RNA sequence: CCCGGGGUGGAGCAGUGGCAGCUCGCCAGGCUCAUAACCUGGAGGUCGCAAGUUCGAAUCUUGCCCCCGGAA
Repeated sequence: CCCGGGGUGGAGCAGUGGCAGCUCGCCAGGCUCAUAACCUGGAGGUCGCAAGUUCGAAUCUUGCCCCCGGAA
C1' cells in the first nucleotide's frame, strides 16, 4: 500500500431510513434483625469525527481517525 470486519450510556451488545433499546453495573425506595437474592423506580447517549443524499440518517454515500483480522 491492498482486502474484510468493527467503533452505540460505566461494561458487554441489539437496532439496516421514521420513539435509541436490552442485560449487567450505579443510585434511591421496598422486603429482611442485617447482608445477599428478589421487587419497584431513577440517573447516565451530540450513535468515533466531518461532509453529502433524503421530508427525515445510528442506519445509505464519501473522506479522515482508532481497534481486530487477512493478503503481500
Transfer RNA from Candidatus Yanofskybacteria bacterium RIFCSPLOWO2_02_FULL_44_18, 72 nucleotides, folded computationally.
The organism belongs to Candidatus Yanofskyibacteriota, within Bacteria.
Its Rfam family is "tRNA". Rfam describes the family as follows. Transfer RNA (tRNA) molecules are approximately 80 nucleotides in length.